[in-house]
RNA sequence: AAAGAAGAUCGGAUGAUCGCUGAUUGUUUUUUUAUUACAAUCAGAGGAAAGUCCGAACUCCCAGGGUAAGGUGCUUCGUAACGCGAAGUGGGGGUGACCCCAAGGAAAGUGCCACAGAAAAUAUACCGUCUAAUGUUAAGGAAUAGGAGCAUUAGAUAAGGGUGAAAAGGGGAGGUAAGAGCUCACCACUUCAAGGGUGACCUUGAAGGUAUGGUAAACCCCACCUGGAGCAAAACCAAAUAGGAAAGCGUCUUCAAGUUGCCCUCUUGAUGCUUUUGGGUAGGUUGCUAAAGGUAUUUGGUAACAAAUAUCUUAGAUAAAUGAUCAUCGCCUUCACCCAGUGAAGGAUACAGAAUUCGGCUUAUAGAUCUUCUUUGAUU
Numbered sequence: 001a002a003a004g005a006a007g008a009u010c011g012g013a014u015g016a017u018c019g020c021u022g023a024u025u026g027u028u029u030u031u032u033u034a035u036u037a038c039a040a041u042c043a044g045a046g047g048a049a050a051g052u053c054c055g056a057a058c059u060c061c062c063a064g065g066g067u068a069a070g071g072u073g074c075u076u077c078g079u080a081a082c083g084c085g086a087a088g089u090g091g092g093g094g095u096g097a098c099c100c101c102a103a104g105g106a107a108a109g110u111g112c113c114a115c116a117g118a119a120a121a122u123a124u125a126c127c128g129u130c131u132a133a134u135g136u137u138a139a140g141g142a143a144u145a146g147g148a149g150c151a152u153u154a155g156a157u158a159a160g161g162g163u164g165a166a167a168a169g170g171g172g173a174g175g176u177a178a179g180a181g182c183u184c185a186c187c188a189c190u191u192c193a194a195g196g197g198u199g200a201c202c203u204u205g206a207a208g209g210u211a212u213g214g215u216a217a218a219c220c221c222c223a224c225c226u227g228g229a230g231c232a233a234a235a236c237c238a239a240a241u242a243g244g245a246a247a248g249c250g251u252c253u254u255c256a257a258g259u260u261g262c263c264c265u266c267u268u269g270a271u272g273c274u275u276u277u278g279g280g281u282a283g284g285u286u287g288c289u290a291a292a293g294g295u296a297u298u299u300g301g302u303a304a305c306a307a308a309u310a311u312c313u314u315a316g317a318u319a320a321a322u323g324a325u326c327a328u329c330g331c332c333u334u335c336a337c338c339c340a341g342u343g344a345a346g347g348a349u350a351c352a353g354a355a356u357u358c359g360g361c362u363u364a365u366a367g368a369u370c371u372u373c374u375u376u377g378a379u380u
Stems, first nucleotide, its partner, number of pairs: 001376010012329007020044008046351001050362002053360005058230004064264005069226005074088005089103001090101004104221002109219002111215003126161002128157009169187002172184003188210001189208008234286004244277006254270005293312008331347007
């Protein structure tokens, strides 16, 4: 200097004037409070507020058990919990920093592997190789025999070639008629033992010729987990009418209802419950923001994170507030000038707006800045 990898921050700032919402205090209106109006102080939309994908807090539905159904799937730790995070193990990619994995079981069973290929799993011989028999033929030759080639038949073969994503573990040596774990050493695989580790697993040694496969983001098996609905939850106040009509089950040995389906138990009701249809009312308050909360320091831990101490309160709208103008600085774009830099003009530009709250994941994102690490080149 170039090219990369991982992580983090910002994504306008300050001041003035006016305006909107909330809280606190004071004054005012008011029979009192509430309410109205005014003033002062303080605060007022994100890193994703998005998606509604996971997990919870909270609210309501009586609870319990079984089954169906659903989710997760290497190990340990963290967390309120998770399908999340941290660290590691195994596998894959990269020269490397690093990145990715839907990572339990194929010897419980069932299914699938198109096309090509001989054959796709109790799987096979297309080409080829070897042996034997028979026949045939060219040259040479005195002739026969033998050998080579070709054809047919029989047997052996899975090493070589072909097809394919994948074809009887891998490359090497010996051996064989030619071959093959047929034999040998090494690697791979299976089993056992010792050592290390909390563990997934790793290292070493011994024995065994041991695979006729893959696929479970196919059904399935195994282990663990799971009640449902959701702030339009729900609670309170007020208002209103026709607590109407019809149908079904039933009146305690039975029936109905009970927040996923089915079954059992249990509870409640029986002038009961369910379904359809018709009419009336629908305004307000609470829920609504002090929380598994933020920040700083110390201690423990590789880290995620935990504990202790101190300190702070940072939206609560309801047809939906959080804005407008001006000035300066900063940022971006264009032009001019002798580089740096200066001057002029213009712009507010990315993704995008709280609605019960929180922890995550996923998706979108103009531009600017910082930290650490890797590779390459040059110079000293």
Predicted 3D model of a 380-nucleotide RNA (Bacterial RNase P class A) from a Pseudomonadota bacterium.
It was read from a public genome assembly, where an Rfam model found it.
It matches the Rfam family "Bacterial RNase P class A". The literature on the family includes a 1998 paper in Annu Rev Biochem by Frank and Pace, "Ribonuclease P: unity and diversity in a tRNA processing ribozyme". About the family: Ribonuclease P (RNase P) is a ubiquitous endoribonuclease, found in archaea, bacteria and eukarya as well as chloroplasts and mitochondria. Rfam classes the family as a ribozyme.
NCBI's taxonomy places the organism under Bacteria, Pseudomonadati, Pseudomonadota.